[in-house]
RNA sequence: AUCCCAGUGGCCUGACAGAUAAGGCUCUGGCCUUCUAAGCCAGGGAUUGUGGGUUCAAGUCCCACCUGGGGUG
Numbered sequence: 001a002u003c004c005c006a007g008u009g010g011c012c013u014g015a016c017a018g019a020u021a022a023g024g025c026u027c028u029g030g031c032c033u034u035c036u037a038a039g040c041c042a043g044g045g046a047u048u049g050u051g052g053g054u055u056c057a058a059g060u061c062c063c064a065c066c067u068g069g070g071g072u073g
C1' cells in the first nucleotide's frame, strides 16, 4: 500500500430476507434460610465505533473515516 473479518448496556452473545434492540452474567431492592451460598420475584442499565446517504422505516443496505485482528506485497 492493498484485501478480508470484527466493533451492540459494566462483561459475553443474539436480532434470519430492513419493521418495538432480545438473552445470560453483573448491579440494586425484596422473598426464602438460624446465617451464608444456592434458588425465586421485581427493577436499573444501549442514541448498536464516528459522520453522511438510501428508505415511510436502518444494528441490518451504500460511502468515507476511526479502532482491533488476520492475509498478501
Base pairs, nucleotide, nucleotide: 001072002071003070004069005068006067007066010025011024012023013022027043028042029041030040031039049065050064051063052062053061
Model confidence (mean pLDDT): 81 of 100. The RNA shown here (transfer RNA) has 73 nucleotides and comes from Mastacembelus armatus. NCBI's taxonomy places the organism under Eukaryota, Eumetazoa, Synbranchiformes, Mastacembelidae, Mastacembelus. The RNAcentral record of the sequence draws on Rfam. It matches the Rfam family "tRNA". The family's RNA type in Rfam is transfer RNA.